[in-house]
RNA sequence: UGAUAGAACUUUGGAGAAUCCCGUAUUAAAUCGGGUGCCGAAGGGGCAAGGCGGUUUCGCUAAUCUCUCAGGCAAAAGGACAAAGUGCAACUA
Numbered sequence: 001u002g003a004u005a006g007a008a009c010u011u012u013g014g015a016g017a018a019u020c021c022c023g024u025a026u027u028a029a030a031u032c033g034g035g036u037g038c039c040g041a042a043g044g045g046g047c048a049a050g051g052c053g054g055u056u057u058c059g060c061u062a063a064u065c066u067c068u069c070a071g072g073c074a075a076a077a078g079g080a081c082a083a084a085g086u087g088c089a090a091c092u093a
Stems, first nucleotide, its partner, number of pairs: 004093003008086006018036001020035004037073003043069001044067003050061004
């Protein structure tokens, strides 16, 4: 300097589970305090074989699995993930 991939950005799609009960307040909902039940696909925690390192013991390493700390349980918002696109660029390999 260039290319590729990732990340970032934009658009679209995107599940699950009580519009639960009591009190305050309110048209109602949300908020606040208390109670019970539930969901997993923000984030977070945990783990196998194999591989790698070490070697007396061991250590590192995964998820849509699992735990539900957090978050959520009408709509809205959020949402793992997927598709398409982006550029004078900037970030990582």
Predicted 3D model of a 93-nucleotide RNA (Glycine riboswitch aptamer). Its mean pLDDT, the model's own confidence on a scale to 100, is 77.